[in-house]
RNA sequence: AAUAAUGGUGGUGAUGGAGUCCACCCUAACCGCCUCAUGGCUGAUGACUCCUAGUCAGGA
Numbered sequence: 001a002a003u004a005a006u007g008g009u010g011g012u013g014a015u016g017g018a019g020u021c022c023a024c025c026c027u028a029a030c031c032g033c034c035u036c037a038u039g040g041c042u043g044a045u046g047a048c049u050c051c052u053a054g055u056c057a058g059g060a
Stems, first nucleotide, its partner, number of pairs: 010025004016051006032041003
């Protein structure tokens, strides 16, 4: 210096919060997609469920 194992703790997963599960990271993980460009498009999830906010349509 590198690698591996064990234990503990923390962080991250394109816009808020909570629970469960999964994955990743040790200053990194992460920072959406399409188009030559102009420009355009989807979504509050990594996945599931719920809440909040927003958008569209219909009914009362």